[in-house]
Small-subunit ribosomal RNA, 5' domain from a metagenome, 521 nucleotides, folded computationally. The full RNA is in RNAcentral, with records from SILVA.
Context: one part of a larger RNA
This record gives sequence, structure tokens and C1' cells, in this order.
RNA sequence: GGACGAACGCUGGCGGCGUGCUUAACACAUGCAAGUCGAGGGCACUCAGCAAUGAGUGACCGGCGAACGGGUGCGUAACACGUGAGCGACCUUGCCUAGUGGCGGGGGAUAGCCGGCCCAACGGCCGGGUAAUACCGCAUAGGGUAGUUCUUUCCAUGGGAGAACUAGCAAAGCUUCGGGGCAACCCGAGGCACCACAGGGGGGGCUCGCGGCCUAUCAGCUAGUUGGGGGGGUAAUGGCCCACCAAGGCGACGACGGGUAGCUGGUCUGAGAGGAUGGCCAGCCACAUUGGGACUGAGAGACGGCCCAGACUCCUACGGGAGGCAGCAGUGGGGAAUCUUGCGCAAUGGCCGAAAGGCUGACGCAGCGACGCCGCGUGGGGGAGGAAGGCCUUCGGGUUGUAAACCCCUGUUGCCCGGGACGAAUGCGCACCUUCAGGUGCGUUGACGGUACCGGGUGAGGAAGCACCGGCUAACUCCGUGCCAGCAGCCGCGGUAAUACGGAGGGUGCAAGCGUUGUCC
Repeated sequence: GGACGAACGCUGGCGGCGUGCUUAACACAUGCAAGUCGAGGGCACUCAGCAAUGAGUGACCGGCGAACGGGUGCGUAACACGUGAGCGACCUUGCCUAGUGGCGGGGGAUAGCCGGCCCAACGGCCGGGUAAUACCGCAUAGGGUAGUUCUUUCCAUGGGAGAACUAGCAAAGCUUCGGGGCAACCCGAGGCACCACAGGGGGGGCUCGCGGCCUAUCAGCUAGUUGGGGGGGUAAUGGCCCACCAAGGCGACGACGGGUAGCUGGUCUGAGAGGAUGGCCAGCCACAUUGGGACUGAGAGACGGCCCAGACUCCUACGGGAGGCAGCAGUGGGGAAUCUUGCGCAAUGGCCGAAAGGCUGACGCAGCGACGCCGCGUGGGGGAGGAAGGCCUUCGGGUUGUAAACCCCUGUUGCCCGGGACGAAUGCGCACCUUCAGGUGCGUUGACGGUACCGGGUGAGGAAGCACCGGCUAACUCCGUGCCAGCAGCCGCGGUAAUACGGAGGGUGCAAGCGUUGUCC
């Protein structure tokens, strides 16, 4: 000198864009943060109706989602991360499509519901009975899976292709339109689903080379330890696990131990080399009160799922129960220190749904903080008898100083009035066209927000401070004080004329900031 997620002191006009618990991964009141589907199913209730029926609400069964998104940095020195390879050792829901082939026929339950019972609560038990795209057999099997045998091929660890035999494996309906029927329902066309295969894309798992902290006042470490063939387990390799066998494996190129730490893209600094750092944003990892465990599922060993144990908090009828903000706000505490218990789903994105739409503290916005960066303003021109006042003085004057007053202007910003957005369409509704994928026209949808912006009015009016002035270092005099009070980054000032302390006048530097402290280069 630069930088900062800063803090502190004094001061403080506006806007834009960012950014804001670095400490206690301390404890949490309250609200919200993951639901959705009636075009899968039965039922109950409400409304309209004489009814058929229609519209709606609710819990339940069922489907999909809840493994994403959001938070934090505890742990971790490790294939955790980065980079480059490998898997002839692997998995893959949904999505896309030019795909291929199917969707036949049956059955038994169960929640809801009804009846009864226990219970303070949470909740639970018994009996009856009901549906499905819930569940289970059967049929079919081009195809795939497993086993045996064989052929062929390759860049040969368990690769690809093919043949034969054997075994076992599927499925679900709903809806729109048209026609038929009293109806249940049936037929045709379309849409969405369902089953089995196959392909692409994306995601994930595993292995390896290399790379990135300190410590030798840690020098030896190791018994599933190192290897083997065999078995188990996994989607899959592997001491991952197991029995047996062998006796190995690692280490001054730092094993083992200890300390510290999430890693990276990047960021800061520097001419670079390097050094330091990893907050916001992005990628990966780890964690979700502490520890352990599995279940469901394509995917978790699961923040707002389950079970057990521990600590803590709360309720209790004392028998027993409930809970988990390192989600968004917010509270207490800790601390030098870090925000609103806001608005909206209008946009972008996500989940569900045929759609309408619902949900979304993701997100979009607003609020608070000069915390940072950037921009703007606090006026412009003229004005000497150099006014008054202040300060200094050699008493002549000098300086503050064109500064003020005064004259003429301007109108950023502020305030008032009026107009008033983009973000919004490829969305949605209607009409028409139409090879119903779509096209055209009209209408409609905005939290921010009556905001930005534009026009008019008003009127210099509301808007400057902070540090420093001995040398380094730019800027000097007077008074007070008298080794006192005090200053100080270093050298050092102060003991009666102190440019170094305190005040004043003047000056210098920066400026809505200026200084101080801390940390890094």
C1' cells in the first nucleotide's frame, strides 16, 4: 500500500447492486417450510331435485412424490476431494423415441363403515360386513431370467452373437366422442394408464495412478494382520465376512502415533514465482439432539420416516405418553459482533394431476444495518469599501477571504400534483381454422407497486464530517500546563516561552464517510 462476512469511536443526505451468528453442531415458545390425485376404489355427510341424477366436502384404502429442493461444517488426513484412467466386476425409477409384442380368465381378504369394549391422554381390542389400478393363483411367453450342452467371434479376468433342452416368470383399468341398450353394460375411434422386452440419455456404485497440512520431544507398526484356493454376502470386485492353509504385509521416499482441518472451482496479495485463504455463488463430501439398527423403495441406511438405548424438555388421573429449528422468521444464552415472528406464488423451478388447479419460507420481492462496492448531491456565475467578528501582530498591519453579505441564475436530489410501466406468454378462457402436434384473433392473469420512469409545481431552500499538522509524512502560530496532566506506530515529547500534552485560530488529507483495532499478503 492492498484486502475483509469485520468490530469499536465520532459523524451521517439519496439511490443501485451485493452482503449480514466468523462465537454455543448451545437450548428452543409460536407460526409456516411436502404434498397431490374423485379421470384408481368403496363409503359418510352437505346442497339442489319428487326421483333418476348433478355439484361439493371429509376421513379411509390405493398411486406418485416425500432420497429433490433448503440448512450446517460436527466428524473426516480418507480414494473425502481435485485430476486422469479402468470396471471382461456393476445397478438404474421416471424421461425421450424411430421402438417391438401384449393387456385372457378367476379368487380370497382388508381399511373405511356398523355393533360392542378398554383408556386421563396417546391410543387399542373383539365381532360383522364391503371395494379397487390393493393382494394372490391360473392361462399365454415372440422376449427375457436361471441351469446344462454345443457353435462362432473379439482388443480375451465373469465380453458379444447364436442353437437345443429343462425350469419357473406378466398385466389394470379409467376417461372423451359416436352408436346400441330401461339399466348394469357392450361395440368402434381417440387419450391416459398397465405388463414383458429392447435402445438412448442422465444418475449412481466400485478400483487405480498422480496431487494438496504440521509434528521424529511419535521409530518401529500389524493377527483378519498379508496372501491363497473354498464358501457366505452384495447390483458388483474384494478379509467385506467365515472356516482351513501359508507367514506374510507396511516403514527415514516417514509407516505407526499425536495435533489441526470439510475438499475444489475460486478469493486476497504479489511484476512474477510464491504466500495466505476456502464467507457469499457453483461442484463434491459429511452430518441432522448423542449412539446404534434395520424397514420401505428405482434410489435412503432417510433433517421435518420407523425401532432401541442415553441425556434433556413437556403433559399425566402416576399406570403411561409426547418432542427434536445445523429449514424460514423469531426467543433466550454466549459474544466485540451479525437482520423481519413481512408480501406473493405474478415470474423461474419443483411435486402431484388428463386438465382446471393445488402445494412450494425453493424462489421472486419487500423490510432492517454506510457492512461493502459503485454513482449522485449538499449548488453555479458575479461580487473588495478586502465589511463585521475571530486569531496573530514588530501595532504599521496580516490572516480567515470571494469566503460572507449582496446581485443574477440553475433545478440533480428532497417535498407536492398528474400520468404510469417492462417483467406476461409459447400460460389460461372463448371463437375460427385444423393433418385435434398445432395456427390465428380477441379477452384475461403482477407480490414487487401507484414502485421505477415521464411531465408539471415549489424553492438555495432540507443535506459535512472525520483524522492529522516534531521527523518518517502533506500541514504552524498563540494561550494553558510545568517530568504534572498527558501523548506515543518507531525515534521519542513534557522538569516555565512545548510547531510533539490540552484548547483556540489557521492549515493539510480524505469525504458520507473518517479514524482506531484485529487478520492476511